[in-house]
RNA sequence: AAAAGAGUAAGAGGCGAGCGUUAAGUGCUGAGUGGAUGGGAUGUUGCCCUCAGACGAAAAAGCAAUUGUGUUUUGCGACUCCUCUCUGCAUCCGCUUGA
Numbered sequence: 001a002a003a004a005g006a007g008u009a010a011g012a013g014g015c016g017a018g019c020g021u022u023a024a025g026u027g028c029u030g031a032g033u034g035g036a037u038g039g040g041a042u043g044u045u046g047c048c049c050u051c052a053g054a055c056g057a058a059a060a061a062g063c064a065a066u067u068g069u070g071u072u073u074u075g076c077g078a079c080u081c082c083u084c085u086c087u088g089c090a091u092c093c094g095c096u097u098g099a
Stems, first nucleotide, its partner, number of pairs: 003097003010087005016081003019077003028053005034048002039093005059074006
């Protein structure tokens, strides 16, 4: 030096802890001089945030208590979070191996 590799946002699945089931959340559409995005720069896809709009759900049983609830269990929700596994940057530079 060639060559090879690691690493983001995030996605899927598993475990666990919660929230909701009196419907929040998730998902959909539109808007924005919005935000964060391998270690650096530029930037795409994607992600997040705010506002607006449309749509929209699964409860059942037991116990306590005694009329308004509490609690447990089994469910349900494109629900949230932690953790694990797998997947996961376009260009240039950087990093590791090569050494």
A computed fold for a 99-nucleotide RNA from Marinilactibacillus sp. 15R, annotated as THF (Tetrahydrofolate) riboswitch aptamer.
The sequence is in RNAcentral, with records from Rfam and Ribocentre.
Of the family's consensus pairs, 94% are formed in the model.
Its Rfam family is "THF (Tetrahydrofolate) riboswitch aptamer". Gene Ontology term of the family: tetrahydrofolate metabolic process. On this family, see Ames et al., Chem Biol 2010: "A eubacterial riboswitch class that senses the coenzyme tetrahydrofolate".
RNAcentral records the identical sequence in 2 taxa.
The prediction has a mean pLDDT of 77.